[in-house]
RNA sequence: AGAGUUUGAUCCUGGCUCAGAAUGAACGUUGGCGGCGUGGAUUAGGCAUGCAAGUCGUGCGAGAAUCGAGGGAUGCUUGCAUUUGGCCCGGAAAGCGGCGAAAGGGAGAGUAACGCGUAGAUACCUGCCCUCGGAUCUGGGAUAGCGACGGGAAACUGUCGGUAAUACCGGAUAAUGUCUCCGGACCAAAGGUGUGAUUCCGUCCGGGGAUGGGUCCGCGUCCUAUUAGCUUGUUGGUGAGGUAAAAGCUCACCAAGGCAAAGAUGGGUACCGGGUGUGAGAGCAUGGCCCGGCUCACUGGGACUGAGACACUGCCCAGACACCUACGGGUGGCUGCAGUCGAGAAUCUUCCGCAAUGGACGCAAGUCUGACGGAGCGACGCCGCGUGCGGGAUGAAGGCCUUCGGGUUGUAAACCGCUGUCAGUGGGGAGGAAAUGCAUGGGGGUUCUCCCUUAUGUUUGACCGAUCCGCAGAGGAAGCGCAGGCUAAGUUCGUGCCAGCAGCCGCGGUAACACGAACUGCGCAAACGUUAUUCGGAAUCACUGGGCUUAAAGAGUCCGUAGGCGGCUUUGUAGGUGAGGUGUGAAAUCCCACGGCUCAACCGUGGAAUUGCGCUUCAAACCGCAUCGCUAGAGGGAGAUAGAGGAGAGCGGAACUCACGGUGGAGCGGUGAAAUGCGUUGAUAUCGUGAGGAACACCGGUGGCGAAAGCGGCUCUCUGGGUCUCUUCUGACGCUGAGGAACGAAAGCUAGGGGAGCGAACGGGAUUAGAUACCCCGGUAGUCCUAGCUGUAAACGAUGAGCACUAGAUCGAGGGGACUCCCACAUCUUCUUGGUCGUAGCGAAAGUGUUAAGUGCUCCGCCUGGGGAGUAUGGUCGCAAGGCUGAAACUCAAAGGAAUUGACGGGGGCUCACACAAGCGGUGGAGGAUGUGGCUUAAUUCGAGACUACGCGAAGAACCUUAUCCUGGUCUUGACAUGCUUGGGAAUCCUCCUGAAAGGGAGGGGUGCCCUUCGGGGAGCCCUUGCACAGGUGCUGCAUGGCUGUCGUCAGCUCGUGUCGUGAGAUGUCGGGUUAAGUCCCUUAACGAGCGAAACCCUUAUCCUUAGUUGCCAGCGAGUAAUGUCGGGGACUCUAAGGAGACUGCCGGUGUUAAACCGGAGGAAGGUGGGGAUGACGUCAAGUCCUCAUGGCCUUUAUGACUAGGGCUGCACACGUCCUACAAUGGCACGUACAAAGGGAAGCAAGACCGCAAGGUGGAGCAAAUCCCAUAAAGCGUACCUCAGUUCGGAUUGCAGGCUGCAACUCGCCUGCAUGAAGCCGGAAUCGCUAGUAAUCGCGGGUCAGCAUACCGCGGUGAAUGUGUUCCUGAGCCUUGUACACACCGCCCGUCAAGCCACGAAAGUGGGGUGCACGCGAAGUCGCCAGGCCAACCCGUAAGGGAGGCAGGCGCCGAACGUGAAUUCCGCGAUUGGGACUAAGUCGUAACAAGGUAGCCGUAGGGGAACCUGCGGCUGGAUCACCUCCUU
Repeated sequence: AGAGUUUGAUCCUGGCUCAGAAUGAACGUUGGCGGCGUGGAUUAGGCAUGCAAGUCGUGCGAGAAUCGAGGGAUGCUUGCAUUUGGCCCGGAAAGCGGCGAAAGGGAGAGUAACGCGUAGAUACCUGCCCUCGGAUCUGGGAUAGCGACGGGAAACUGUCGGUAAUACCGGAUAAUGUCUCCGGACCAAAGGUGUGAUUCCGUCCGGGGAUGGGUCCGCGUCCUAUUAGCUUGUUGGUGAGGUAAAAGCUCACCAAGGCAAAGAUGGGUACCGGGUGUGAGAGCAUGGCCCGGCUCACUGGGACUGAGACACUGCCCAGACACCUACGGGUGGCUGCAGUCGAGAAUCUUCCGCAAUGGACGCAAGUCUGACGGAGCGACGCCGCGUGCGGGAUGAAGGCCUUCGGGUUGUAAACCGCUGUCAGUGGGGAGGAAAUGCAUGGGGGUUCUCCCUUAUGUUUGACCGAUCCGCAGAGGAAGCGCAGGCUAAGUUCGUGCCAGCAGCCGCGGUAACACGAACUGCGCAAACGUUAUUCGGAAUCACUGGGCUUAAAGAGUCCGUAGGCGGCUUUGUAGGUGAGGUGUGAAAUCCCACGGCUCAACCGUGGAAUUGCGCUUCAAACCGCAUCGCUAGAGGGAGAUAGAGGAGAGCGGAACUCACGGUGGAGCGGUGAAAUGCGUUGAUAUCGUGAGGAACACCGGUGGCGAAAGCGGCUCUCUGGGUCUCUUCUGACGCUGAGGAACGAAAGCUAGGGGAGCGAACGGGAUUAGAUACCCCGGUAGUCCUAGCUGUAAACGAUGAGCACUAGAUCGAGGGGACUCCCACAUCUUCUUGGUCGUAGCGAAAGUGUUAAGUGCUCCGCCUGGGGAGUAUGGUCGCAAGGCUGAAACUCAAAGGAAUUGACGGGGGCUCACACAAGCGGUGGAGGAUGUGGCUUAAUUCGAGACUACGCGAAGAACCUUAUCCUGGUCUUGACAUGCUUGGGAAUCCUCCUGAAAGGGAGGGGUGCCCUUCGGGGAGCCCUUGCACAGGUGCUGCAUGGCUGUCGUCAGCUCGUGUCGUGAGAUGUCGGGUUAAGUCCCUUAACGAGCGAAACCCUUAUCCUUAGUUGCCAGCGAGUAAUGUCGGGGACUCUAAGGAGACUGCCGGUGUUAAACCGGAGGAAGGUGGGGAUGACGUCAAGUCCUCAUGGCCUUUAUGACUAGGGCUGCACACGUCCUACAAUGGCACGUACAAAGGGAAGCAAGACCGCAAGGUGGAGCAAAUCCCAUAAAGCGUACCUCAGUUCGGAUUGCAGGCUGCAACUCGCCUGCAUGAAGCCGGAAUCGCUAGUAAUCGCGGGUCAGCAUACCGCGGUGAAUGUGUUCCUGAGCCUUGUACACACCGCCCGUCAAGCCACGAAAGUGGGGUGCACGCGAAGUCGCCAGGCCAACCCGUAAGGGAGGCAGGCGCCGAACGUGAAUUCCGCGAUUGGGACUAAGUCGUAACAAGGUAGCCGUAGGGGAACCUGCGGCUGGAUCACCUCCUU
């Protein structure tokens, strides 16, 4: 510090996800030791048991057990035992009294608050403690305990009697105290110890301090406005009460206030802080352990005592719960320490000790202390240590992989040597302990009752135990996760969209680095992973530090309240601001330094920091405030001025419709074409007259005006705003604007008018598969007016308002000025206004660019992934429709913007092609051949499937071929290959049996070659045994190579360097010409190059040279019936070698002076002369595993091999390709002419003979320019046929033959005779062809024993048409749109049907919260009464009375409870609504291209559904044309 993920790729926006750190954690696997920490986060749920607050006898009465000394008595061993009462020691249990129990400990339920934090204040209190001053005098009456008698199960309690105090009370004294009318009045005490007290411990009064607390206040402190108004003791005053203390704290009266958009009130959630986690920081999240504060103590209420409480282990009452009970009544409160149950993913021992620290009490010793100190349990966290170290290669074995060579695990192990941490075991042991206490001395304080100091002796360790010394032995101690990318680390096997994985992207459908396993590797390590949560990354809520034209986002517009912000200048002030000082900011934590535990964690000491707040001093620039002024902002005034600005009234013409009348006479109208409709009752057309309503052509213009919506004939009236000039006045009066108010297209609503045209709905006609649409004919609401409502639009510049600044150019509109003698034009300049282009800059880019989307300032509005959804719910507005405000559950990993390359378009432009057109001939109809589908079959083997399968693989299925084709019969190292091995023979040949054959079985002959030491050995071959293996036309062409088809012989496809662009990419390759061509030329940020095109190659057309046999024969000669037959010849043809020739070379024209094109000459040939071979980058997962090769899988007495027979030929049917025809341009018969190219030895075969013929016999010649196949046919000549199912046509069938072959039944070909079918030119549709072509005619060849209408070739005869590109098809280039990229066979919308999920509504129903009202009203404070009761004081001898108090009663308040109405939240809910999601359901095709009716927005109506239609609006519409503008 970033990374992955939207795309074919790119840039951006934007979400999701990951890597880091952390935790009071939990879970899974694993687990050696120690140190330091830490551990009930859920049910503030319920709790058995034990302990957690006592202490003081130096306050008091009483006093058990016990020790001791002495006394008495008894017994006597005269010193002991027993016993006794008193004294002393002692102080159990209980009581009175004092202090404590308000601390310590626990928890976080409540609380959004002066609760907490911070900084202040004071109207207050403060036990114990410190300090100062003073005092401590004198009396009295009770009461517990105790005793007696009772009640009760118990808890507990009653009556009577008597007793003490540091308990209680009276009196005295009385200021430095309190009150005060300033005269005065009032207020206390307790003693104890001790022989002994002014002196020690106490007690009382007062002052001060310290500490702790109470109260008040400024500031800070979560979410929610789908909570906007709240409040009656409420706000204030006066008086009174009350409190420690101010105060409505309480009460009476008076006033009507108080709080709130800077968020009152309500709702939800939550203890707060120091801090902690994270982060660069700012922040964000959090508040467990530790510290400070607050609050709570079963739930609610209440007071008492006290210095302090409304009290965790006190009291009273109510309630719930639990326990005891004799049923009458009682008891209890673990959110103390342990422990238990429950719930939960989850959180410990019913431990030891007061040794230390601290606390309570005590003079003290000491007692108590689950505070605390320790131990135990838990890898819960952090930190440390160990599980060994060194050597050791045959690189062992085993595992895994393998290209079979090896590699790897791996110096790892074994093995050798060494060490001894930790743990184990035995023993020693520092330290945590220092003070206090006690005892005895010394010194000091005026003093042995006290205090201080000092010396010696003595006392105290629960628990831990560093460390040291021995012992033994590598012995007891390694796992977890991951390995596709992010992200370090990969191989094999298994599995086969299964099982499974997954944080995101995504893996898995037979070669999975992604699942499972193994091996190996990587990471961390006593842990490692997972889950959950927080921060980070996330600049993804943006203060630091984001945005709003098109990605989410500017309110439709304006006015304006609060608020925010605000021109120049003087003086003052000092609130903000700046600087200094000072107080505070607890400690701990963090940081730094040093130090202590062997280190570290941990701990100690010091420093720094604590960014804050208060006080104070100074400064006065800036902001604020006050103030003196100013004029540049703003406004006013005067003078001009443009305009569809607004409102009302009036007027006008054109058009339209209707009515009436005239003319006229058959149609009109409408459409792609039609029909509905209108018309002989006279339409349309035309003329005249009249009526009506709506809208205002031309001018008219990216012209004008207005805030926007919007505004268009003319005139008048009223009225708003703007601009220019003058610089006359005011003097900051300004800008923005939350709420608020006004205006606000169209549609729509209410009421009343109006209604020509248009026209939702509706009716009809078409179109269509359907057509609830598009088109047509009608047509209601509406559109218009008046008065209201509604308040929305793509209300758009998708761009809020204002101010300032920052190159220009140009065009328009409205003013002013200069120049010109003046006017006008022109020119220059200035202000305002509307456009275009463009610099810098900005921007993701497109673009924007003084009218900013640039640079700044001010204010407002809005955004934070897509969907759900602008939906639900609540509120509010509206007559309604509906508007405004506006979620969540759930779901996805994207949704999106701009641009790029392609592809596509029922987009455009240019161009080409037998693409169309123009022609010729076909196919589609018939019969047959052949292939395919289908059907059939035991089997009809397999493959090929639009073009690019279908006379294709197959250049030829009777057997063979031939195949997992079928039915049978057989073989198993095999029909074929290689190697090893056992045994035998050895080559090889022959015979027999069985069988359909293969096969099986049996027998016989026969011995070879090389070497030899003659024993034998070796090579080759055959049979046999066994092992490796062979074999497979078995599967996968979607694992592959190779080959092939197609686009397409189309002109394209790329690269290097440079340049442009953030980039994908572009440029080059575009443009203007030209070409068959990216062919060439010109221009040019491109310059060059490559693969293609062309050329080179073959063939054909002309000529030349050479050569002259088997070819040829002009001339010469010979010969024949005839023939180059022969001699000869090379002239010619021809053959086959080499050359020549054609290059736009020449001329003219056009063109840019080019490329090139047109025409011409010459020439055998002219513009690539004709034909062939030659096929770029790529596309179709095109075809082929059955040509071949090959990975993987499958098979191995079978899916291999052999064999017989059958099948591949099967036939209701459909299609493709052909043949033959339908006839007279013909048929038939006879006669007759002219080729080329081929083939031939298991061959071609002549002449001759036989046969009607097929063919046969026989065989000359020929391995071929020699011989043969071999007659070419159409043609030409002559004759017949005369338009008919024929002398056309030949299918089919019968008979008789021939040939090949082992074999012709299934299932060959041919011949003769006979038979003589369909068919008379072919529907929709469709194919080929542009010249030696089509058409037509025959010939040959390959395959092949035989079989050709197929295929491949050859020549003969030999046309027509077109010179165009509108259309169909295909292709190329440029451009445009795109929501496509598997690329239009694309994408994609909605209803319906099915499954599943969450949510809303819903009659109702269950539960909780919150206040309100009423009722009842406990305890208790306060007040009143107090007739009943009462010791202290007073009067009185007494009786009695008084003062005072109490029980009891009453009253106000008052918790819980009950009732009622309300409000709010949550749950359930028949049914219902839409929504999300779900490989292959239904209906259509709405959107994306002009998406086939451009789309979308608002509104209204309609419709199965997407949607359609009306009205207004937008461009985020293609195309064409025009206008305008700009650039050069």
Small-subunit ribosomal RNA from an uncultured prokaryote, 1528 nucleotides, folded computationally. The coordinates come from a structure-prediction model, not an experiment, and the mean pLDDT is 82. The sequence is in RNAcentral, with records from ENA.